This is a predicted structure of a 268-nucleotide part of an RNA (large-subunit ribosomal RNA, domain VI) from a Candidatus Latescibacterota bacterium. NCBI's taxonomy places the organism under Bacteria, Pseudomonadati, Candidatus Latescibacterota.

Context: one part of a larger RNA
RNA sequence: CGUAGGAUACUUGAGGAGAGCUAUCUCUAGUACGAGAGGACCGAGAUGGACGGACCUCUAGUGUACCAGUUGUCUCGCCAGAGGCAUUGCUGGGUAGCUAUGUUCGGACGGGAUAAGCGCUGAAAGCAUCUAAGUGCGAAGCCCACUCCAAGAUCAGGUAUCCCGCAGGGUAACCUGCCUGAAGGCCCCUGGAAGAUGACCAGGUUGAUAGGUCGCAGGUGUAAGUGCGGUAACGCAUUCAGCCGAGCGAUACUAAUGGGCCGUGAGG
Numbered sequence: 001c002g003u004a005g006g007a008u009a010c011u012u013g014a015g016g017a018g019a020g021c022u023a024u025c026u027c028u029a030g031u032a033c034g035a036g037a038g039g040a041c042c043g044a045g046a047u048g049g050a051c052g053g054a055c056c057u058c059u060a061g062u063g064u065a066c067c068a069g070u071u072g073u074c075u076c077g078c079c080a081g082a083g084g085c086a087u088u089g090c091u092g093g094g095u096a097g098c099u100a101u102g103u104u105c106g107g108a109c110g111g112g113a114u115a116a117g118c119g120c121u122g123a124a125a126g127c128a129u130c131u132a133a134g135u136g137c138g139a140a141g142c143c144c145a146c147u148c149c150a151a152g153a154u155c156a157g158g159u160a161u162c163c164c165g166c167a168g169g170g171u172a173a174c175c176u177g178c179c180u181g182a183a184g185g186c187c188c189c190u191g192g193a194a195g196a197u198g199a200c201c202a203g204g205u206u207g208a209u210a211g212g213u214c215g216c217a218g219g220u221g222u223a224a225g226u227g228c229g230g231u232a233a234c235g236c237a238u239u240c241a242g243c244c245g246a247g248c249g250a251u252a253c254u255a256a257u258g259g260g261c262c263g264u265g266a267g268g
């Protein structure tokens, strides 16, 4: 820009893309078959491998904004207690998120038309013949079926709902004047398991969108201060303490204020 008014939701599916794998074991059955050795078709079930999707309850990583320990040094006047720097100084753990080595799911079932092949009926050619007319079965393959995209599918689809004036001229389209500026959208702002930016999604006081606060979960592992014991290093008690990023809730305390712009007026 188009989709012959504008808009908001929900859709149909032309077409396209993806997936499509396979092994072992058990039963049938030591049956059919075979002198024996051996050993099935068909059918049913179980367990795997590789591959792929999703997810984070478990397991295991990461987790430089969490907690603790600790070395050297500097600073806060000193002690104590802290902070800075040294690869995050080093070390031990670790929430959310993101992950695989973890969990879970998938290939299917079924239908249609067929290939090789196997047939039925059957002449040409009194026989025979699956083929010439006719007709049946038959594959991990083809078309559906399963998953995803999808109406720029210009043949531009469908459904529901919402919105929109008077006068004059003109058959109408349209033009002129005055009025109007709808539905809806955007800007702007608060944000996001959305994201390079746009976009998308959730919100903007008729509000839980983010921060804060409170509670809980979860992590670390028992803070500081004080008291007691010990010459001291240190230990014990107060104390399952203290601190605590992203998680789950609650709560308008803070910030989403005020507003502006686009879009028209019944549709060739």
Stems, first nucleotide, its partner, number of pairs: 001152001005163007015149004021049007033038001051106005059100004066093005071086006110144003117137004164267001165178005179265001184262004188204005209255003212251005218244003225238005
The coordinates come from a structure-prediction model, not an experiment, and the mean pLDDT is 90.